[in-house]
RNA sequence: AUCUCAUCAAGAGAAACAGAGGGACUGGCCCGAAGAAGUUUCAGCAACCUUCAAAUUUAUUAUUUGAAAAGGUGCUAACUCCAGCACUAGCAUAUCAAUUGCCUAGUGAUAGAUGAGAG
Numbered sequence: 001a002u003c004u005c006a007u008c009a010a011g012a013g014a015a016a017c018a019g020a021g022g023g024a025c026u027g028g029c030c031c032g033a034a035g036a037a038g039u040u041u042c043a044g045c046a047a048c049c050u051u052c053a054a055a056u057u058u059a060u061u062a063u064u065u066g067a068a069a070a071g072g073u074g075c076u077a078a079c080u081c082c083a084g085c086a087c088u089a090g091c092a093u094a095u096c097a098a099u100u101g102c103c104u105a106g107u108g109a110u111a112g113a114u115g116a117g118a119g
Stems, first nucleotide, its partner, number of pairs: 002118007013042005021031003025084004043076003048072002050068007080111001085108006091101002
């Protein structure tokens, strides 16, 4: 690289160095010299792994519930910023009808991110 499973509506930023980009991709729309990316320090959020307690029982190295935050990650603009494919409903347009759409809402995928595992 790839595969499997889970989650993605909540939450949480200051300083120093640096100096023009950044928000994965494409299209939008945003952020940025009142300082982007990146690096460092400190702080915080969360609770995936983890630890502890209780309960359950043809789940047993398990499952459920609760608590903790020392350790391993992660995260700290905007719902994963919005959409991207399909379907449903509406709206608009056109028609005998089929349809069509820089439109709206919903659902499910795809893609992506993070964790745990496989390899």